[in-house]
C1' cells in the first nucleotide's frame, strides 16, 4: 500500500462490474485479455439430461505471458 466474503446503493438478459461500509488474504491482490482454464448470453450440432464447435461478454484475487515497481 491493497481490499475477499458479506451488507446496502447501482449498472447488466447474465456471468459479473462500479461506489459506501468492512477485512479474508496478497511482496506487485499494480496495470494489459496475447495463450490456456473456469463463467454467461446467443446461434448450431447431436437430441431428455450430459457434451462438442463458433461468435460475443466477463474473470488480472485461476494459471501463464508481457509491463512497470516500494524497502533490503
Nucleotide at each position: 500500500g491493497c481490499a475477499a466474503a458479506a451488507c446496502u446503493g447501482u449498472c447488466g438478459u447474465a456471468a459479473g462490474g462500479c461506489a459506501g461500509u468492512g477485512a479474508c488474504g496478497c511482496a506487485a491482490a499494480g496495470c494489459c485479455u496475447c495463450c490456456g482454464g473456469c463463467c454467461c448470453g446467443g446461434c448450431g450440432c447431436a437430441g431428455a439430461u450430459c457434451g462438442c464447435g463458433c461468435c460475443g461478454g466477463g474473470u488480472a484475487g485461476c494459471g501463464g505471458g508481457g509491463u512497470u515497481g516500494c524497502c533490503g

Predicted 3D model of a 72-nucleotide RNA (c-di-GMP-I riboswitch aptamer) from a soil metagenome. Rfam family: c-di-GMP-I riboswitch aptamer. Gene Ontology term of the family: cyclic-di-GMP binding. Model confidence (mean pLDDT): 90 of 100.